RNA sequence: GGCCCUGUAGUAUAGUGGUUAUCACACAGGAUUCUGAUGCAAUGCCGAAGAUUCCUGUAACCCAGGUUCGAGUCCUGGCAGGGCCU
Repeated sequence: GGCCCUGUAGUAUAGUGGUUAUCACACAGGAUUCUGAUGCAAUGCCGAAGAUUCCUGUAACCCAGGUUCGAGUCCUGGCAGGGCCU
């Protein structure tokens, strides 16, 4: 220098040109159940913290153009990462 692939929430990921862009983890809030530090007037009561399950919410299309009624998706250029060739 040439060619190919990839780029989507904090992380990973789905997405036939047409709904409010999907799911999981994470994060925030709430509920359920269990364990239960500590304390008290203690065969009981309280309930920090942790765990299970469920519900709700926050947050994203690498950048710039183009095509189109409509682009995460198609086209062009660029950027970043990876691979191959010379």